[in-house]
Molecule: c-di-GMP-I riboswitch aptamer
Organism: Desulfobacterales bacterium
RNA sequence: UUGUUAAAAAGCCAAACCAAUCGUGAGGUUGGGACGGAAAGUCACGGAUCUUAUUAAAGACAGCCGGAUUGCCAUA
Repeated sequence: UUGUUAAAAAGCCAAACCAAUCGUGAGGUUGGGACGGAAAGUCACGGAUCUUAUUAAAGACAGCCGGAUUGCCAUA
């Protein structure tokens, strides 16, 4: 530097659902909770899906797919 892996160790994140709260809404945030994850870290660049609006746009979503970018342990 590149690749591989949940073989081991130490850890990490956190679905659904519940409560509070923000938003017209999709949905977001905080706490609880654990379905799962080797990037389930980050980015709205392309597509898909969803929401509001109505002749012309705006938004949500990264744990839908692709892409870009950054990182930890071990091993070859």